[in-house]
Context: one part of a larger RNA
RNA sequence: UGACGGGGGCCCGCACAAGCGGUGGAGCAUGUGGUUUAAUUCGAAGCAACGCGAAGAACCUUACCGGCCCUUGACAUGGGCGUCGCGGUUUCCAGAGAUGGAUUCCUUCAGUUCGGCUGGACGCCACACAGGUGCUGCAUGGCUGUCGUCAGCUCGUGUCGUGAGAUGUUGGGUUAAGUCCCGCAACGAGCGCAACCCCCGUCUUCAGUUGCCAUCAUUUAGUUGGGCACUCUGAAGAAACUGCCGGUGACAAGCCGGAGGAAGGUGGGGAUGACGUCAAGUCAUCAUGGCCCUUACGGGCCGGGCUACACACGUGCUACAAUGGCGACUACAAUGGGCAGCGAACUCGCGAGGGUAAGCAAAUCUCAAAAAGUCGUCUCAGUUCGGAUUGCACUCUGCAACUCGAGUGCAUGAAGUCGGAAUCGCUAGUAAUCGCGUAUCAGCAUGACGCGGUGAAUACGUUCCCGGGCCUUGUACA
Numbered sequence: 001u002g003a004c005g006g007g008g009g010c011c012c013g014c015a016c017a018a019g020c021g022g023u024g025g026a027g028c029a030u031g032u033g034g035u036u037u038a039a040u041u042c043g044a045a046g047c048a049a050c051g052c053g054a055a056g057a058a059c060c061u062u063a064c065c066g067g068c069c070c071u072u073g074a075c076a077u078g079g080g081c082g083u084c085g086c087g088g089u090u091u092c093c094a095g096a097g098a099u100g101g102a103u104u105c106c107u108u109c110a111g112u113u114c115g116g117c118u119g120g121a122c123g124c125c126a127c128a129c130a131g132g133u134g135c136u137g138c139a140u141g142g143c144u145g146u147c148g149u150c151a152g153c154u155c156g157u158g159u160c161g162u163g164a165g166a167u168g169u170u171g172g173g174u175u176a177a178g179u180c181c182c183g184c185a186a187c188g189a190g191c192g193c194a195a196c197c198c199c200c201g202u203c204u205u206c207a208g209u210u211g212c213c214a215u216c217a218u219u220u221a222g223u224u225g226g227g228c229a230c231u232c233u234g235a236a237g238a239a240a241c242u243g244c245c246g247g248u249g250a251c252a253a254g255c256c257g258g259a260g261g262a263a264g265g266u267g268g269g270g271a272u273g274a275c276g277u278c279a280a281g282u283c284a285u286c287a288u289g290g291c292c293c294u295u296a297c298g299g300g301c302c303g304g305g306c307u308a309c310a311c312a313c314g315u316g317c318u319a320c321a322a323u324g325g326c327g328a329c330u331a332c333a334a335u336g337g338g339c340a341g342c343g344a345a346c347u348c349g350c351g352a353g354g355g356u357a358a359g360c361a362a363a364u365c366u367c368a369a370a371a372a373g374u375c376g377u378c379u380c381a382g383u384u385c386g387g388a389u390u391g392c393a394c395u396c397u398g399c400a401a402c403u404c405g406a407g408u409g410c411a412u413g414a415a416g417u418c419g420g421a422a423u424c425g426c427u428a429g430u431a432a433u434c435g436c437g438u439a440u441c442a443g444c445a446u447g448a449c450g451c452g453g454u455g456a457a458u459a460c461g462u463u464c465c466c467g468g469g470c471c472u473u474g475u476a477c478a
Stems, first nucleotide, its partner, number of pairs: 001478002003475003007472007015462002019426005026318008034309002042053002064304007073129001077128002079125006087106002091102004109119003131293002134291003140287002142282003145278001147276001152191006158167003171182003197270004202238007211228003216225002241264001244258005320419001324378006336367003341360002346355003385416001390411007432454007
């Protein structure tokens, strides 16, 4: 100087408390451990691994296993020889296929000194080499997590100290903040904080189609004429600064209350992550040193596996019902996507879906709401709750759904009556609850990332638990 203390003081955070809803019990989904296996590829490991890499494992992916094949190789550059554009296509044989053999047709390269001379392609030969998701993240780059959006981390000069170092950065107030004010052997400065950036909330101006409709006509319908006021869209501005008033404070910084205002003291949300810590994570995104393999640890193919199942854990979904289930009727969104696509309307089917097909490269067409509401029924039961499991019959995607897809109908109708110890999230348009969209994607979502609808309760307070900041004290630790 740090670090640590079941030392002290001050302060903060959904840290506790006050509340609301969960997890832990059940069934299922998913990840992991373990076990099993020919293989169940690999990585991730307290917080900060475990719906994580994976924004989609039937084949492919795929790295694993079995079998069958190749050896200058699937891919790159270079040499020699031979053949010739390249490319596309038909048929047959062997084979699981890779591959090997035969065959039909279309097309028939550029430059040129007219020399297979050069370029280009294919085959063969030998060698340099290719190749490796093989090892080392404790050799590395890059990227990332975490403490933590915590308020800290430093430097120059000066001063003090023999020195390590100190001072500044401590102190009195204040703040979300090393934020600002005052004081002070310090005076300044940098990286962080804040602001500058984006979205939302109010208004104005400009613009008015594909959007909108107050007034005037018109219509089944903003449909048409008309209009751009309004809604909305998308560009530019205005607006909030403790600016004003009162109180308080030290005549300060600020704090409390009020006015006006769409908004008030950081208005709400995002992006933004200091010096560093964990030899944190990643050699399997990529790059890369070293080591290792080279008829194999490289390459191709078919089949299997990653989907196993006594069990254990994490994360979720669905429930256990009446604030509910079922039936009928009936409103109201936003973000987005769409041409090998979205697909209206009509029609067939109980349905998944099929047929036909309008429109739309989309503010034009389309995908396209649910909870809520109204009426009826059920009357507390393992039920008209719950839907696992299983049987049968189908639908769709796709060469192909046996291992191993999703969906539909009929039948079946398991556990489950609110969950022990323990434990998680959340302070407002939040929690809870309801549906919708997108990426990946042929198909497959209870996951991820977004969107809107309905919409609470509670916070006395900081004694305690956890994490963190500043000062101080002890120390046989560094």
Molecule: small-subunit ribosomal RNA, 3' major domain
Organism: uncultured Alphaproteobacteria bacterium